This is a predicted structure of a 94-nucleotide RNA (c-di-GMP-I riboswitch aptamer) from a Nitrospirota bacterium.
RNA sequence: AGGUGACAAAGGCAAACUACUCGAGAGGGUAGGACGCAAAGCCAAGAGACCUCGGUAGGGACGAGAGAGUUCCAGGGUUAGUCUGGCUGCCGAA
Numbered sequence: 001a002g003g004u005g006a007c008a009a010a011g012g013c014a015a016a017c018u019a020c021u022c023g024a025g026a027g028g029g030u031a032g033g034a035c036g037c038a039a040a041g042c043c044a045a046g047a048g049a050c051c052u053c054g055g056u057a058g059g060g061a062c063g064a065g066a067g068a069g070u071u072c073c074a075g076g077g078u079u080a081g082u083c084u085g086g087c088u089g090c091c092g093a094a
Base pairs, nucleotide, nucleotide: 005091012037013036017032018031019030020029021028022027035081041087042086043085045084046083047082048079049078050077051076052075058073059072060071061070062069
């Protein structure tokens, strides 16, 4: 330096839930709280999941037709505690 996560130590983070708050929503923030986490530190680049009010504005399918409606795609967004990837980092054996 790379790989790795046994026994430990020093510390760290904080799921569900509750309160307040921001958002249309997914969800975010703060406080409490600990299910868990060796990157549960940071980054929405790829895949997945989820949301999509309004606005200029779309495309396909179902619908006899128009409309309504449903659904898929596109667009926009959320999620780093879904996975991959990138960057950084504490401790210590084989």

It was read from a public genome assembly, where an Rfam model found it. Its mean pLDDT, the model's own confidence on a scale to 100, is 82.